Notes
Model confidence (mean pLDDT): 75 of 100. The RNA shown here (Fluoride riboswitch aptamer (crcB RNA motif)) has 62 nucleotides and comes from candidate division Zixibacteria bacterium CG_4_9_14_3_um_filter_46_8. Taxonomically the source falls in Candidatus Zixiibacteriota (Bacteria, Pseudomonadati).
Formats: sequence, C1' cells, structure tokens
RNA sequence: ACUUGGUUAGGCGAUGGAGUUCGCCUGAAACCGCCUUUCCGGCUGAUAACUCCUACUCAGAC
Repeated sequence: ACUUGGUUAGGCGAUGGAGUUCGCCUGAAACCGCCUUUCCGGCUGAUAACUCCUACUCAGAC
C1' cells in the first nucleotide's frame, strides 16, 4: 500500500418532526416519484409501513 473478515457505530428508503416495525447500504454506497413537445410546463403523496404532530389541499358545519 492492497485485499478479506470481525467488532462497534453510522447512513438511507421522492419535501418536516417523533415513536414502533421492516428492508437496504457502509467508505461509497444504499437513496434521488410520474407525465410531457424532455425547452417550457403539468400531476400525486409530507409514511418503506402503522400511529401522532406540524405544513399544505378539498368538502361540510358553526
């Protein structure tokens, strides 16, 4: 210096926070939604899943 493995820990799962569970990645990777004329522009969802809060949107009542 390179390679492999282990321990410990960390990170990620299309926009915020918390808890629980699941999956993935680890010295760069996991990851980085869809449509369109791919220029411009348009659409859904704050979850990987569940629950709660916040923000946003729609409808109704007072």